[in-house]
Context: one part of a larger RNA
RNA sequence: AACGAACGCUGGCGGCAGGCCUAACACAUGCAAGUCGAACGCUCUCUUCGGAGAGAGUGGCGCACGGGUGAGUAACGCGUGGGAACCUACCAUUGAGUACGGAACAACCCAGGGAAACUUGGGCUAAUACCGUAUACGCCCUACGGGGGAAAGAUUUAUCGCUGAAAGAUUUAUCGCCAGGGGAUGGGCCCGCGUCCGAUUAGGUAGUUGGUGAGGUAAAGGCUCACCAAGCCGACGAUCGGUCGCUGGUCUGAGAGGAUGAUCAGCCACACUGGGACUGAGACACGGCCCAGACUCCUACGGGAGGCAGCAGUGGGGAAUAUUGGACAAUGGGGGCAACCCUGAUCCAGCCAUGCCGCGUGAGUGAAGAAGGCCUUAGGGUUGUAAAGCUCUUUCACCGGGGAAGAUAAUGACGGUACCCGGAGAAGAAGCCCCGGCUAACUCCGUGCCAGCAGCCGCGGUAAUACGAAGGGGGCAAGCGUUGUUC
Numbered sequence: 001a002a003c004g005a006a007c008g009c010u011g012g013c014g015g016c017a018g019g020c021c022u023a024a025c026a027c028a029u030g031c032a033a034g035u036c037g038a039a040c041g042c043u044c045u046c047u048u049c050g051g052a053g054a055g056a057g058u059g060g061c062g063c064a065c066g067g068g069u070g071a072g073u074a075a076c077g078c079g080u081g082g083g084a085a086c087c088u089a090c091c092a093u094u095g096a097g098u099a100c101g102g103a104a105c106a107a108c109c110c111a112g113g114g115a116a117a118c119u120u121g122g123g124c125u126a127a128u129a130c131c132g133u134a135u136a137c138g139c140c141c142u143a144c145g146g147g148g149g150a151a152a153g154a155u156u157u158a159u160c161g162c163u164g165a166a167a168g169a170u171u172u173a174u175c176g177c178c179a180g181g182g183g184a185u186g187g188g189c190c191c192g193c194g195u196c197c198g199a200u201u202a203g204g205u206a207g208u209u210g211g212u213g214a215g216g217u218a219a220a221g222g223c224u225c226a227c228c229a230a231g232c233c234g235a236c237g238a239u240c241g242g243u244c245g246c247u248g249g250u251c252u253g254a255g256a257g258g259a260u261g262a263u264c265a266g267c268c269a270c271a272c273u274g275g276g277a278c279u280g281a282g283a284c285a286c287g288g289c290c291c292a293g294a295c296u297c298c299u300a301c302g303g304g305a306g307g308c309a310g311c312a313g314u315g316g317g318g319a320a321u322a323u324u325g326g327a328c329a330a331u332g333g334g335g336g337c338a339a340c341c342c343u344g345a346u347c348c349a350g351c352c353a354u355g356c357c358g359c360g361u362g363a364g365u366g367a368a369g370a371a372g373g374c375c376u377u378a379g380g381g382u383u384g385u386a387a388a389g390c391u392c393u394u395u396c397a398c399c400g401g402g403g404a405a406g407a408u409a410a411u412g413a414c415g416g417u418a419c420c421c422g423g424a425g426a427a428g429a430a431g432c433c434c435c436g437g438c439u440a441a442c443u444c445c446g447u448g449c450c451a452g453c454a455g456c457c458g459c460g461g462u463a464a465u466a467c468g469a470a471g472g473g474g475g476c477a478a479g480c481g482u483u484g485u486u487c
Base pairs, nucleotide, nucleotide: 001486002485003484005483006482007481008480009479012359013358014357015356016355017354018352019351020317025315026314027313029312030311031310034061035060036059039058040057042055043054044053045052046051068270069269070268077195078194079193080192081191082190083189086187087186091183093181094180095178097177099133100132101131102130108123109122110121111120112119113118139148140147141146153175154174155173158170159169160168196242197241198240203233204232205231208230209229210228211227212226213225214224215223245267246266247265248264249260250259251258252257272293273292274291275290276289295306296305297304298303323349325348326347327346331345332343333342334341335340362392363391364390365389372383373382374381375380396428398423399422400421401420402419406414431476432475433474434473435472436457437456438455442471443470445468446467452459453458
């Protein structure tokens, strides 16, 4: 000098920031990811009979983002600089097309099982769900002969046609669907260099090192497998053990360096513990699935349910760390043509002197100097212009009135907040540590190696500036000290 601090005493206001460093311990309750009727059928409610709305289901997109944590990891994990054998939904760009058919399954109905979670059989049905055929410049495979492979419609404008009204045909616009190319963005992979301690860890290694062939992957590769060779790493520290997320940065220091990695940002890893794949453009997936395990809960004992290292909150641990708050107004994200819906991301508010910064607790005048206290050589000195008194001011807080920007076409949680005006009255607002030397600040009384102090030196055994108290003084100040840690 610094701090994500804690503890003691004290505590007026505001702005900005920060707030489980310990048990990656266990979690009651609520919320944290939905949305689309302009893909689809069905059921229900209301109805002015035009339509409006609700529900579960099929289907699409999203749920791989955002948010949390630091357990593991000494590693191509991170940082930095390169590389070639790759993928990339949505977006922008380019192009062509959307032809003809088919069979189902939910919902629903019927019958049944179960305490529940849920589930079985039969029957009907729609689609932008599923399947086939046609078409194929480019695309994929090829032994260069050839072979393979696409699609979906919806809303809307106008016209025709027709009618009681529709259905239908053509057409406009929008959204969507198909294929391929390159782009953008994001990601996977490889390599050089750098990245803590221990030699009281010296040898380590069999898919191990390389080759051939094959499999596998989006993709190179012992990634995997068969065969062949016997290599590969290591005192420039392999292997083993310990510790640890890494970085931009942060703290300190004249610098070199040392220490550190809270908040904010980038990357990584993890999601009760271990393992696995499914779906998908993307996961081996925090609020998805399956298996095993520990734990908790429900049960009719047959069987089921759960995962806060999301936001609040609870218990526990601890020296120690906050509200079961408001709003989607802004910024951003998901869905939707849109209106809009969702969003504990976010923006705000609440709590805490935890830190930094700012302000106040009054200003002027006022005695050769009140009273009281303390000291005294008893004369006086000091507290001390300090108080009182007199004259003023009103920041902040308080009371009353007005009242934003942020967002505009409209919409403001914050908020009757910031800010402005008026009002009253010095009124509501000072403590903490120290005074032997280091180190700024001295006397008296008490105590008597006791009680105690102490960072070091050291004080205390009857005159203690070092203990306790008082008066006085010094320092800092809404803080001041102590402890801990780093330089």
Molecule: small-subunit ribosomal RNA, 5' domain
Organism: uncultured prokaryote